[in-house]
Context: one part of a larger RNA
RNA sequence: UGACGGGGGCUCACACAAGCGGUGGAGCAUGUGGCUUAAUUCGAGACAACGCGUAGAACCUUAUCCUAGACUUGACAUGUAUGGAUGAGCCGCCUGAAAGGGAUGGUUUCUGCCUUCGGGUGAAACAUACACAGGUGCUGCAUGGCUGUCGUCAGCUCGUGUCGUGAGAUGUCGCGUUAAGUCGCUGAACGAGCGAAACCCUUGUCGUCAGUUGCCAGCGGGUAAUGCCGGGGACUCUGGCGAGACUGCCGGUGUCAAACCGGAGGAAGGUGGGGACGACGUCAAGUCAUCAUGGCCUUUAUGUCUAGGGCUGCACACGUGCUACAAUGCGGCGUACAAAGGGACGCAACCUCGCGAGAGCAAGCAAAUCCCAAAAAGCGCCGCUCAGUUCGGAUUGCAGGCUGCAACUCGCCUGCAUGAAGCCGGAAUCGCUAGUAAUCGCAGGUCAGCUAUACUGCGGUGAAUAAGUUCCUGAGCCUUGUACA
Numbered sequence: 001u002g003a004c005g006g007g008g009g010c011u012c013a014c015a016c017a018a019g020c021g022g023u024g025g026a027g028c029a030u031g032u033g034g035c036u037u038a039a040u041u042c043g044a045g046a047c048a049a050c051g052c053g054u055a056g057a058a059c060c061u062u063a064u065c066c067u068a069g070a071c072u073u074g075a076c077a078u079g080u081a082u083g084g085a086u087g088a089g090c091c092g093c094c095u096g097a098a099a100g101g102g103a104u105g106g107u108u109u110c111u112g113c114c115u116u117c118g119g120g121u122g123a124a125a126c127a128u129a130c131a132c133a134g135g136u137g138c139u140g141c142a143u144g145g146c147u148g149u150c151g152u153c154a155g156c157u158c159g160u161g162u163c164g165u166g167a168g169a170u171g172u173c174g175c176g177u178u179a180a181g182u183c184g185c186u187g188a189a190c191g192a193g194c195g196a197a198a199c200c201c202u203u204g205u206c207g208u209c210a211g212u213u214g215c216c217a218g219c220g221g222g223u224a225a226u227g228c229c230g231g232g233g234a235c236u237c238u239g240g241c242g243a244g245a246c247u248g249c250c251g252g253u254g255u256c257a258a259a260c261c262g263g264a265g266g267a268a269g270g271u272g273g274g275g276a277c278g279a280c281g282u283c284a285a286g287u288c289a290u291c292a293u294g295g296c297c298u299u300u301a302u303g304u305c306u307a308g309g310g311c312u313g314c315a316c317a318c319g320u321g322c323u324a325c326a327a328u329g330c331g332g333c334g335u336a337c338a339a340a341g342g343g344a345c346g347c348a349a350c351c352u353c354g355c356g357a358g359a360g361c362a363a364g365c366a367a368a369u370c371c372c373a374a375a376a377a378g379c380g381c382c383g384c385u386c387a388g389u390u391c392g393g394a395u396u397g398c399a400g401g402c403u404g405c406a407a408c409u410c411g412c413c414u415g416c417a418u419g420a421a422g423c424c425g426g427a428a429u430c431g432c433u434a435g436u437a438a439u440c441g442c443a444g445g446u447c448a449g450c451u452a453u454a455c456u457g458c459g460g461u462g463a464a465u466a467a468g469u470u471c472c473u474g475a476g477c478c479u480u481g482u483a484c485a
Stems, first nucleotide, its partner, number of pairs: 001485002003482003007479007015469002019432005026323008034314002042053002065309007074132001078131006087110002089107003093102003112121003134298002137296003143292002145287003148283001150281001155194006161170003174185003200275004205243007215232002219230003246269001249263005325425001329384007341372003346365002351360003391422001396417007438461007
C1' cells in the first nucleotide's frame, strides 16, 4: 500500500421488511446430468452453465459422430515443368444405394492473339509430376478480436508542488449535500484526465411548414351502405423544423453556501419515463467450433465425396417454461376497441366446395392505397351449480389435410372417438416499487415445412404495498486490528 475480520462508524440497493404473483407437488414442452448406444458430434458448469452457442437437427444443416462405399495435387487457391487440341456444355451406354469407376458415340452452343490459312503461340480448360492445398484436429494456461461479471457501482488516475531516508502520502481527507469524487465550504495543495452528468434516439405538451396513399368539420353530388366523388387543410394523423423544465419564481430551513422541504404556474418538476452508452481493473472467467492467429499434430488421411443411421435413444435426477387443478370459472350465441410489424421464389381478399385442417378459381398489392387481419381479455344474453364435473386436457385408436425428392426411425395441422395425473403443492426458493406486477391477445426473425409453450418486439385491461434500515445478501467511503501478500 492492499486484502481479510462471526471489528467499529456512515451510506446505498426489490438486500430485508410491507405486499402481489409464482417455482418446488401434477401432465407436457425444452435444456442439462446420468444411463444406454455402432454413434447418441462438440462447447458452456455457483452467482455470471442448464428454452445457452442453435433467430428453425426428417435429407441438407452435421462437424475426428456411427456403419458402409469411394477419391488422392484433391471439394477450394496460387505457381512451376511437360504434353498435345486433347477442352467445356448438352444428349446417351455399362456398373453402383449414391459418390465413384469404366468404355465410348452423337451434337457444335462456346474457345483468345498472330497468320503466308499450312500453321504458330498460348489465355481458359484438361492430363501427368511437383511446390502445396485441406483439417469444426490439440492448446482460450501462447494470443488478437469479441463477450460475461462485479456494475451504470462511483470510483480509477496523472502533472506540478509539498511532506517522508524510502515504499509512499497529500490532492481523493474533514463538515454539509447529492443518484453521483454531484456541488459548496475549510484545509499544502493547485490544476487536469478517464468515468458520473450532458451531448444522441424514443415517449409525453404546444406551435409552424407540408397535405398523399392518410383525415372529413363546413359546402355540393351520389348510394341499400361506405370519404364513394367534387372539393377542403379545420380536426386526427404522418414527419421535418422549432418552443418547452432551468431549482427559473414564491415561502421556509441551512454557514450570507451547496442544497433540502413545501407551494404556484405548467402537458410535464427537481435526472419527467424508457433506451443506447459500461472508467482503471477482477475472475490465467468464456470463446482456437464466427473470424483471425503462434506452436504442435495429421497428409492414399485427423483431408474430400456419397448412402443410410445418429444428434430426437430412457429405470432416473436437476434447471427453465407451458397448461391446469376451476364459478372473479367453463361453454354457446351476439357485439366493441389496438399498436407494432411482414409481403413478389411473396401476402392473398371476395366467391365456390369441405364439419374442419384445407382445396379450387382469382381481384388487388413492390403497399399510410391491397393483403396477412380475427385482436383477445371486455360488454350483453343463455346454459352449467361445486362434481374429478359441461373443470382439466395427457395418452391412444381411426379417418383425413399440408409442406417437401422423401414424414418409418423423426414434421405440423384437422375431425370423430378415448378422457390419464391433477382438489393450489414439504423443506426451500424466485420476480416485481407504476402504466410496474398480474393478466389478455397481436406481430416478427429463423423458415420448404415445423416439434415456438422459446426468443425479440407491440399494444389492451390494470393493482397491492413500502416512505423503515434491527436482521439476511451484495456494494461504496472513513477508521481500527492482523503472525496474510
The prediction has a mean pLDDT of 80. Small-subunit ribosomal RNA, 3' major domain from an uncultured bacterium, 485 nucleotides, folded computationally. It matches the Rfam family "Bacterial small subunit ribosomal RNA". The full RNA is in RNAcentral, with records from Greengenes.